[in-house]
Molecule: transfer RNA
Organism: Candidatus Dojkabacteria bacterium
């Protein structure tokens, strides 16, 4: 310098052909305890790396830009 891969909650990931962004651990809080743990209920937390572009709608398609990871030179 070129290739292909990957980037979503605090962490591991998902999200079917472009149609309301979830799940688990975690974290509040309530019930259970004499208290802890478990376990149950509810609740909080997201610029889906960033900018554009396509569309009636984009995590999804395109195109740059930046981070990792990996072959090549």
């Nucleotide at each position: 310098g070129g290739g292909c891969c990957c980037g979503u909650a605090g962490c591991u990931c998902a999200a079917c052909u472009g149609g309301c962004a979830g799940a688990g651990c975690g974290c509040u809080a309530c019930a259970u305890u004499c208290g802890c743990a478990u376990u149950g209920u509810a609740g909080a937390g997201g610029u889906u790396g960033g900018c554009g572009g396509u569309u009636c709608g984009a995590u999804u398609c395109c195109g740059c830009c930046c981070g990792g990871g990996u072959c090549c030179a």